Formats: sequence, C1' cells, structure tokens
RNA sequence: AAGACCCCUAGCGGAAGAGUCCGCCUCGCGCAGCGAUGCGCGCGCCGGCGCCGAAGACGCAACCGCCCCGGAAACGCUCAGGCACAGGGACCGCGUGGGGGAUGA
Repeated sequence: AAGACCCCUAGCGGAAGAGUCCGCCUCGCGCAGCGAUGCGCGCGCCGGCGCCGAAGACGCAACCGCCCCGGAAACGCUCAGGCACAGGGACCGCGUGGGGGAUGA
C1' cells in the first nucleotide's frame, strides 16, 4: 500500500393504522328536458363529526453519561401530518458507488 473487518452515507427493496364519511357553495363534464331544472361523476374550496399513529414537534421516563447538568423510546400526546389510489412513512434488510476508522509488508 492492497485487502479482511467496522461505522456513516447516496441508492435499492420491504413497510402498518384509521371515513374512497356527511353537508353547503362554486367550477367542469355527461345524461334527460322546449325550457326552468333535475340526476350522476370529478375536482376545488369551506364547514362538521368520527378516527389513526411509524415524518416532524412536544411531554414523562426505564436507562446511560463527562452525573453542575445533559442524552434518551416502538411509551404518552395528537400541534403538525394522515384516514380509496398515489405520495409520504418510523423501523428492518442489502449497500455495488462515495466518505471515514482500523489492522497491515
């Protein structure tokens, strides 16, 4: 020095729970109608009630430490977020690329 090994990380895979609730208004589309209007669908906004806990925040704390004090959950809370799909997602696995450590002729 290369490389075994360890740590971090880009990346990849897996990953739950709870209403595709109700209502108003507006917009768009479709259908019926001479028309007024009605029905359905979608989206948007607003309101209401119910619910979830695995982004984050906050709280308590087993425990840990350099023990003045500080760190700290998958517990609590539910502010935020979420309750079809999508997206997100703690955590788990891999980690080829990148970074660091370590040993090492």
Molecule: Glycine riboswitch aptamer
Organism: Methylocapsa aurea